c-di-GMP-I riboswitch aptamer, 86 nucleotides, folded computationally. Its mean pLDDT, the model's own confidence on a scale to 100, is 75.

């Protein structure tokens, strides 16, 4: 250099609940706080898959069902990629 395997130190990151703000919800952001986590870094107008459904759409007379354009990267994924032993 590349590839497998482990993993000490040092250092990162933060579920839930709670508190405060956006949101129409689903989520979000901030504080608080640590279930976890070697990629829990990045990608979500196009790889699947989950969440929501005010507004638009919508066979109508009406209502509603439904449907992302909303959002989850801590579900699978792609992608980039830090130290050390061996």
């Nucleotide at each position: 250099u590349g590839a497998a395997u482990c993993u000490a130190a040092g250092g990162g990151c933060a579920a839930a609940a709670c508190c405060g703000c956006c949101g129409a919800a689903a989520g979000g952001c901030g504080g608080c706080g640590a279930c976890g986590c070697a990629a829990a870094g990045c990608u979500a107008u196009a790889g699947g898959g989950u969440c929501u459904g005010a507004a638009a759409c919508g066979a109508u007379a009406a209502g509603g069902a439904g449907u992302a354009u909303g959002a989850c990267a801590g579900c699978c994924a792609g992608u980039u990629g830090c130290c050390g032993a061996u």